Predicted 3D model of a 1667-nucleotide part of an RNA (large-subunit ribosomal RNA, half A) from a Cyclobacteriaceae bacterium.

[in-house]
Context: one part of a larger RNA
RNA sequence: GGCGCAUGGCGGAUGCCUAGGCUUUUGGAGGCGAUGAAGGACGUGAUAAGCUGCGAUAAGCUACGGGGAUUGGCACACACGAAUUGAUCCGUAGAUUUCCGAAUGGGGCAACCCAGUAUGUUGAAGGCAUACUACCUGUAAUAGGAGCUAACGUGGGGAACUGAAACAUCUAAGUACCCAUAGGAAGAGAAAAUAAUAAUGAUUUCCCAAGUAGUGGCGAGCGAACGGGAAGGAGCCCAAACCUAUAAUGUUACGGCAUUGUAGGGGUUGUAGGACCACGACAUUUGUAUUAAUAGGAGACGAGAACAAGUUGGGAAGCUUGACCAUAGAGGGUGAUAGUCCCGUAUUGGAAUUUUAUUAAUGUGAUAGUGGUAUCCUGAGUAGUGCGGGACCGGAGAAAUCCCGUAUGAAUUUGCCGGCACCAUCCGGUAAGGCUAAAUACUCCCAAAAGACCGAUAGUGAACAAGUACCGUGAGGGAAAGGUGAAAAGUAUUCUGAGUAAGAAGGUGAAAAGAUCCUGAAACCAUGCGCUUACAAGCGGUCGGAGCACUUUAGUGGUGUGACGGCGUGCCUUUUGCAUAAUGAGCCUACGAGUUAACGUAGUUGGCGAGAUUAAUCUCUUAGAGGAGAGGAGUCGUAGCGAGAGCGAGUCUGAAUAGGGCGAUAGUCAGCUGCGUUAGACGCGAAACUUUGUGAUCUACCCAUGUCCAGGUUGAAGCUAUGGUAAAACAUAGUGGAGGACCGCACCAGUUGACGUUGAAAAGUCUUUGGAUGAGAUGUGGGUAGGGGUGAAAGGCCAAUCAAACUGAGAAAUAGCUCGUACUCCCCGAAAUGUUUUUAGGAACAGCCUUGAGCGAUGUUAUAUAGAGGUAGAGCUACCAAUAGGACUAGGGGGCUUCACCGCCUACCAAAUCCUGAUGAACUCCGAAUGCUAUAUAAUUUACCUCAGGAGUGAGGGUAUGGGUGCUAAGGUCCAUAUCCGAGAGGGAAAGAACCCGGACCAUCGACUAAGGUCCCCAAUUGUAUGUUAAGUUGAAGAAAGGCGGUCAAGUUGCAGAGACAUCCAGGAUGUUGGCUUGGAAGCAGCCAUUCAUUUAAAGAGUGCGUAACAGCUCACUGGUCGAGCGACGAGGCAUCGAUAAUAAUCGGGCAUAAACAUACAACCGAAGUCAUGGAUUGCAUAUUUAUAUGUAGUGGUAGGGGAGCAUUCUAACAGCGGCGAAGUUUAGGCGUAAGCCUUUGUGGAGCGGUUAGAAAAGCAAAUGUAGGCAUAAGUAACGAUAAGGCGGACGAGAAAUCCGCCCACCGAAAGACUAAGGUUUCCGCGGCUAUGCUAAUCAACCGCGGGUUAGUCGGGACCUAAGGCGAACCCGAAGGGGGUAGUCGAUGGCCAAUCAGUUAAUAUUCUGAUACUAUCUUAUAAAAGAGACGCGGUGACGGAGUAGUGACAUGCACGCGAGCUGACGGAAUAGCUCGUUUAAGGGUGUAGAUAUAUUUGUAGUAGUAAAGUACGCUACGAAUGUCGAACCUGAAAGUACUGCAAACCUACGGGUGCGCAGAUAGUUGCAGUAAUCAGACUUCCAAGAAAACCCGCUAAUCGUUGUAUUUAUAAGAUACCCGUACCGCAAACCGACACAGGUAGUUGAGGAGAGAAUCCUAAGGUGCUC
Repeated sequence: GGCGCAUGGCGGAUGCCUAGGCUUUUGGAGGCGAUGAAGGACGUGAUAAGCUGCGAUAAGCUACGGGGAUUGGCACACACGAAUUGAUCCGUAGAUUUCCGAAUGGGGCAACCCAGUAUGUUGAAGGCAUACUACCUGUAAUAGGAGCUAACGUGGGGAACUGAAACAUCUAAGUACCCAUAGGAAGAGAAAAUAAUAAUGAUUUCCCAAGUAGUGGCGAGCGAACGGGAAGGAGCCCAAACCUAUAAUGUUACGGCAUUGUAGGGGUUGUAGGACCACGACAUUUGUAUUAAUAGGAGACGAGAACAAGUUGGGAAGCUUGACCAUAGAGGGUGAUAGUCCCGUAUUGGAAUUUUAUUAAUGUGAUAGUGGUAUCCUGAGUAGUGCGGGACCGGAGAAAUCCCGUAUGAAUUUGCCGGCACCAUCCGGUAAGGCUAAAUACUCCCAAAAGACCGAUAGUGAACAAGUACCGUGAGGGAAAGGUGAAAAGUAUUCUGAGUAAGAAGGUGAAAAGAUCCUGAAACCAUGCGCUUACAAGCGGUCGGAGCACUUUAGUGGUGUGACGGCGUGCCUUUUGCAUAAUGAGCCUACGAGUUAACGUAGUUGGCGAGAUUAAUCUCUUAGAGGAGAGGAGUCGUAGCGAGAGCGAGUCUGAAUAGGGCGAUAGUCAGCUGCGUUAGACGCGAAACUUUGUGAUCUACCCAUGUCCAGGUUGAAGCUAUGGUAAAACAUAGUGGAGGACCGCACCAGUUGACGUUGAAAAGUCUUUGGAUGAGAUGUGGGUAGGGGUGAAAGGCCAAUCAAACUGAGAAAUAGCUCGUACUCCCCGAAAUGUUUUUAGGAACAGCCUUGAGCGAUGUUAUAUAGAGGUAGAGCUACCAAUAGGACUAGGGGGCUUCACCGCCUACCAAAUCCUGAUGAACUCCGAAUGCUAUAUAAUUUACCUCAGGAGUGAGGGUAUGGGUGCUAAGGUCCAUAUCCGAGAGGGAAAGAACCCGGACCAUCGACUAAGGUCCCCAAUUGUAUGUUAAGUUGAAGAAAGGCGGUCAAGUUGCAGAGACAUCCAGGAUGUUGGCUUGGAAGCAGCCAUUCAUUUAAAGAGUGCGUAACAGCUCACUGGUCGAGCGACGAGGCAUCGAUAAUAAUCGGGCAUAAACAUACAACCGAAGUCAUGGAUUGCAUAUUUAUAUGUAGUGGUAGGGGAGCAUUCUAACAGCGGCGAAGUUUAGGCGUAAGCCUUUGUGGAGCGGUUAGAAAAGCAAAUGUAGGCAUAAGUAACGAUAAGGCGGACGAGAAAUCCGCCCACCGAAAGACUAAGGUUUCCGCGGCUAUGCUAAUCAACCGCGGGUUAGUCGGGACCUAAGGCGAACCCGAAGGGGGUAGUCGAUGGCCAAUCAGUUAAUAUUCUGAUACUAUCUUAUAAAAGAGACGCGGUGACGGAGUAGUGACAUGCACGCGAGCUGACGGAAUAGCUCGUUUAAGGGUGUAGAUAUAUUUGUAGUAGUAAAGUACGCUACGAAUGUCGAACCUGAAAGUACUGCAAACCUACGGGUGCGCAGAUAGUUGCAGUAAUCAGACUUCCAAGAAAACCCGCUAAUCGUUGUAUUUAUAAGAUACCCGUACCGCAAACCGACACAGGUAGUUGAGGAGAGAAUCCUAAGGUGCUC
């Protein structure tokens, strides 16, 4: 380490439970709001963070009613209270009800700020209190509206995805969504209707009609009406004609008349009616309001029957025994399961209040006839028509009807409209005005009730402080989280411990169930014990099995372990094919996918049957959403055929009586099952499209207003001087200070390299680099918005997102695609082919599978016989095509003939013909085998065929053979035939999908064989016989051309005792150096040749080597020696070379001379094959006892079809179990073919099985599944700037980090100080250390408690305006809304009054002291003639750059002065060192200086400034010197700062605070240089550089010139509101998820060196970066 057992931890499944949900039923209600809503903010408790309640009367106040003992909400504690003088609580009616919000006095960043008027308070001012003050409509006046709200309604606008397998008409869909607006419902509605020779009689809704008529790229789809049955039921009013009154106007003969308007009467329709004329009547019916009566309903609440004992137990309601009630045995509770214990329940009663119905009374409204018919009336820019659209079932169509826009435009009852173009007849109706209940739709809400609904990953997102925490700028998104016990009885006390931790005792309780506490599974992590493990190679199991330990009923027992051996490459998915190195899964637990509805179709079960059946609706009953009945409207069937007329068991076609087609009696309703269609339709998954909104705190650009840029350099124009020129030009010098100028900090950018890459950082660090007065950088406030913006343009940027942002919705878009799809057994069992396809990985039909029914010899095989046919082969003087050589020969080319002609030649091309040879998938004079068809016979069986339900498949692959293609390449590709794999296990081939053998129902330590094997691994022969091989060839992948004196056997043919072959010895000569050629060529460069001849035993005009050429060495040939065989050739067997590939040699290995190879023979082994024995199961047959037996044939299996079962949850009935212990959980044993089942141990502590039926949220290993828990890597990486720590001491249980001291180190244009934004208590003190802090912590920005922010002058408001926002009026727009004047908001700007010192733990320009200033008012005094605005004028009032002067404060240096300190030896001082030597606002003054086209001012004129003007502007003539202003004086301060002594206290032992006492007293010096100030200065340049208020002046209206009026001045008093103020603020407190190396506007910013804010070192101050 492994396995097992035991005991624990972690964790929170399971079981049980339910406080909360979900879905409905019945009834109610259907609104709330200017009397201030909905919704909030802030408060409110003795203590109070959250929820709830409430509102300054604040978990409440008052009255009445109920009720009767407790009570101060959730919320259990302590304290203090209330209550029988009736509390709390419940009901009803009141009171109060801050602020925001329609929000309404004005404003605004919601919950805040600021007003006006009246009244009150005060002497005034300031402040306070109460009431009122918005806009629109409307009135004489009172009034009304506004906003919110779930669905339902009407109207105005109106998508897209999608479907059509693409897409455009079409669909989705008038849906989603936006907008307006109403009601409890809305809308519609009393026929210019529907029909059809009959009629009905407003509208609405339901069931049918009907998926019909229609419509429709006649595609996908869309889809009525009439009529029938029901629910409900209800009808009316104006305009007009006519009459009257009245007003105005016109006219008049003044009598009137006419017109128009207003009011009243009258009148309202199609069989036409009415006016009018005549007659007649005063009825009937009904609405509404109030009151009363009667009868109900609701209603806090009241009454409301009946049980004991024994027993078990912690507890009785359980069990046993015996009773009782019941108009009550619904339900809940009580220490387990209660009719009789409690609350209740049945039944019954009921105040205030409220509500319904009926009746009556009263008030107030509405409502009618008959006849006549001359005249009048009966809805006009209307109906209709043209054009363009829309709505209807109807998509422009033959298109009626209705509506809208536009252009036209009637009739008048003898009229007009409609009846699906149009016309006629006929019929129906009477438009162009209006109102109208019920039946219908919906449910934010209230009450009661229910569930074969859920039970904490379920059910709402939410059982709990849930729309909470948290995320996001925002719209918006959006969790997790239940259980002690009957009762807190919630562990007194002791010990250990630093201890309020934890543990051990002890106690409570039935049980520790002990606080994230019921049960308490698994993963995972431990501890103890048994066996086992350190030569061993592994999908970890399985089969065999020694030893050891425990146990035992003592047995061939059981349990645990497992030395050693045999065999053995996970699961899923997808594939031709996966151990695959192809996909998915870390592990465990829970959850997680073919459902539901309607319709259709087939089967099955049941009812009825030539019939079957009701739908809506209604009635009755009922505890029930139950039951029964009515309802026949309608549907299907009962007759078909035909285009139809029509005929009819037939009919149509046809001349036909023929033939043929279609027909000629079983259905229908319901339950269940399979499948289909429409719906999201098995689950999860896009990228996208559309629509409404949200975003410019990032970033792009723009607008407004502010701010910033150390230092150094260069030296343009212009100007001046001089020279120069006729004058210019020009030159030189100086001055001057330009520039998208130069160098270079801050600042901005981001060039190079490195680092970083699970970072310090979701873009940085270090180094280096570019710009750095400009097209510069930056702050604040604004603007532009998604097919849109913005863009010096990169498709860049628009909140870490951009070739179209983000959020919600349409929406479960669609997905011919991928993935996943959950228990068992039994039977059968494919396909990867054909045709077509915008089709090729999809689909339709066919093929192949399955289930059921039917038919009944149709299938298959063998033999025989008879056939059709043109393949293999073969052939081609048999066709066609092609073809080599030759012969022969037309034609052509070439040559010759000087050209031409006539000819000739030709080793050129070549038709036809002939000879020889020879080819063909698309040649055939020929022509098989096999296959196919038919018949007969035999064998075998249901295999064949038909119909109906259900599929899957339509990617195939290997091998063999026949072919195409390719290279007679491919593990290539395309066909055909067969087979296997696919979907097939077993044996063999080492290992291997398909090669060989062979088809697995189960068991057996049985037998026989197949392929293949038999030396060992490894079962079986070291078998027999004869050969071969020498190469480890070979021994199972495989190899050539070619080479070879390897060897074996056989063959052909030569030489050889007349001596072969080989070795050795010897010869190998002569003509001649053959001739030619050649510089030379002599056998041997080359050419020629009758290559000759001679001598010989033999010797080539020479086989090689060699020379410049010779020479030389050889060979052929010959003799000798030797003594028996020696050569040549072709073919065969086995060997040999040829022979080179990548992790590692090898036949599978060892090895083998056979254990190789060849031939023959014998034996054996060998499989899931076959047989044997036993068992299971299916089909068929037979038999009967009808669930069994026998026989027979089967039982591999993916997609797929069929059958039978198991388990889970709930329901019903029946019968049961349970505190003497249910479910769950953990073990052990047993049973079943399996899913599973039964019993049992421990735990557990209250519910749960069985049987038979029924109903489903009904079974998980996988979906990069969802949620939670737990592992692994791993005690590994890391601990966030490499500026740095060390020592001593203190507190403490504990110190590297806390505190103190000393030393060291770092920053110092910052890593110091101030401040805006932002944060929001982080600030200070005390206490604490669980968590937070990347370690520890005694520390803290952490936790707990307490404390802390003080303003007339600082900032903001009560003042102003910019960009921009809002916005009366007004303009535009389907609506929402968009602009916008007046006005009103809006700082980043304008305006505006305080300084110094001291003080706290924490605040200070805020408190205190001192000294100032501003505004208003009062009082007093004095003075003036004018005062006076929302008007007018002035002013306010503005750019860049540059230069010079002044020279403060702070600062530095120097000197002086004051106080103090200092020296090892070693003293001294005229030495050195340290500190100090100081001062605000305000007031005064007006110096230095600046300014001169300046400042002030007088007089006169003046057409402008809307009026006015004495003002301004302008003009003219004058006069004066002013104006600004540092410095300076004052403010101003001594027992103060400082020093010495020093009580006392504290102390970190270093020191600190310091009462008191004492003491000395000091510059208003010089220098330096500057960016303050003057200053809104000046100069210069071109790009020409806010507004308004305050302020000054002027006058208009008006007031006033007697003074308590007005104004001014002085003095003294009074008054002076709201908000901010702590702390951080280059950062550990802001923005970056963090205590993050990043980012963050402005001010200040010392010394030495230096040009400098560079750089280095340092001061003050801060820090050593939390391992």
Description
NCBI's taxonomy places the organism under Bacteria, Pseudomonadati, Bacteroidota, Cytophagia, Cyclobacteriaceae. It matches the Rfam family "Bacterial large subunit ribosomal RNA". Clan: LSU clan. The coordinates come from a structure-prediction model, not an experiment, and the mean pLDDT is 81.